[in-house]
Molecule: transfer RNA
Organism: uncultured Ruminococcus sp.
RNA sequence: GGCAGAGUAGAGCAUCGGUAGCUCGCGAGGCUCAUAACCUCGAGGCAGUUGGUUCAAUUCCAACCUCUGCAA
Repeated sequence: GGCAGAGUAGAGCAUCGGUAGCUCGCGAGGCUCAUAACCUCGAGGCAGUUGGUUCAAUUCCAACCUCUGCAA
């Protein structure tokens, strides 16, 4: 240099055109003599960057950046 895949809350993953959710973690409360477990609630992301298409984009298109893999 070529081809393919990935980049979304602290971590791991969904959502794949209609203003983003789950698990763990974190905070508060409940329960308990107490801790853990369990139950309830909450904070935390506008989705790698920049453009384009569209009434509307995380989702489609293009370029670029980063990571992983494949062939040589």